[in-house]
RNA sequence: UUGCCGCGCACGCCGAAUCCGCUCACCAGCGGAACGGGGGACCCAAGUUCAGGGGCGAAUCUCCUCUCAGGAGGGGACGCGCAAGCUCUUUCAGCGCGAGCCCGUCAGCUAACCCCGCAGGCGGACGAAAGAGAAUGC
Numbered sequence: 001u002u003g004c005c006g007c008g009c010a011c012g013c014c015g016a017a018u019c020c021g022c023u024c025a026c027c028a029g030c031g032g033a034a035c036g037g038g039g040g041a042c043c044c045a046a047g048u049u050c051a052g053g054g055g056c057g058a059a060u061c062u063c064c065u066c067u068c069a070g071g072a073g074g075g076g077a078c079g080c081g082c083a084a085g086c087u088c089u090u091u092c093a094g095c096g097c098g099a100g101c102c103c104g105u106c107a108g109c110u111a112a113c114c115c116c117g118c119a120g121g122c123g124g125a126c127g128a129a130a131g132a133g134a135a136u137g138c
Base pairs, nucleotide, nucleotide: 011123012122013121014120018033019032020031021030022029023028035117036116037115038114039113044108052106053103054102055101056100060077061076062075063074064073065072066071078098079097080096081095082094086133087132088131089130090129091128092127
């Protein structure tokens, strides 16, 4: 000097998953706000509930190859995320993701009303152009 590993802080990313108050020696408990999700009338909509049905989520559909199967890989359509003065929108190019979990025979929409969540994971990410807004500095 460089690389790798671990820990902490700051900053940043996916996500609704953040903030505040009280009690408590602490762990933690309780409550509130913001954000997010579900159930639930009239009206409207809907012919299908054994091939059960449904919910959260971007995470669906389809074709091909390999494998005894399990499973693995690739293509297309479509959906999602990222990029650094801040926020939002759009275009082109680039990179990445398309999982997992839950309810339990049951749920269309749905005012009032009722219920629930507020986790977990990650890290050098430093392209270009246009528009709108806010803020800071001089």

Annotation:
The RNA shown here (c-di-AMP riboswitch aptamer (ydaO/yuaA leader)) has 138 nucleotides and comes from an Actinomycetota bacterium. It was read from a public genome assembly, where an Rfam model found it.